A computed fold for a 122-nucleotide RNA from an Actinomycetota bacterium, annotated as FMN riboswitch aptamer (RFN element). RNAcentral holds the sequence, with entries from Ribocentre. Of the family's consensus pairs, 100% are formed in the model. It matches the Rfam family "FMN riboswitch aptamer (RFN element)". About the family: The RFN element is a highly conserved domain that is found frequently in the 5'-untranslated regions of prokaryotic mRNAs that encode for flavin mononucleotide (FMN) biosynthesis and transport proteins. Its family is annotated with FMN binding in the Gene Ontology.

RNA sequence: GCCCUUCUUCAGGGCAGGGUGCAAAUCCCGACCGGCGGUAGAGCCCGCGAACCCCCGCACAGGGGGCCGACCCGGUGAGAUCCCGGGGCCGACGGUGACAGUCCGGAUGGGAGAAGGAGGGC
Numbered sequence: 001g002c003c004c005u006u007c008u009u010c011a012g013g014g015c016a017g018g019g020u021g022c023a024a025a026u027c028c029c030g031a032c033c034g035g036c037g038g039u040a041g042a043g044c045c046c047g048c049g050a051a052c053c054c055c056c057g058c059a060c061a062g063g064g065g066g067c068c069g070a071c072c073c074g075g076u077g078a079g080a081u082c083c084c085g086g087g088g089c090c091g092a093c094g095g096u097g098a099c100a101g102u103c104c105g106g107a108u109g110g111g112a113g114a115a116g117g118a119g120g121g122c
Base pairs, nucleotide, nucleotide: 001122002121003120004119005118006117007116008115009114010113017029018028019027031102032101033091034090035048036047037046038045043089044088052066053065054064055063056062071087072086073085074084075083093105094104095103
C1' cells in the first nucleotide's frame, strides 16, 4: 500500500416580499434549495441511494423484482451537457379549510457512501 472480516462515528437543503380569497408557506407574481460515487469541479452525463409499486414472509426481520425527473447556446482549454457567461428545465408518498420540491407526517426511520478503530491475508 492492496484485499477480506468486523466495529464505531458521521451522512439533505429550501417560499423573503406581494396578489386573490372567509381560508393558500399548497393557486398567481416572485423568492429559494440541490444526497452519494465516477469523470475537467455536475440537481438535469454515467452509476447509486431514498421515496413509490409488486412478490415471498407471522413480521415494522430479512430477501427478490419493478419504477426511478430535468440542458441547451457561446467562451476557454489537450480535455468541460462538469469551469466562465447567457438563457432554460426538474423534483416520491400520505396529510391539509384550496392543488405543496420548500409546511406537517412516516422519520429518534432508512441510506448510497465518507472517515476512523480492531483482527487476518498478501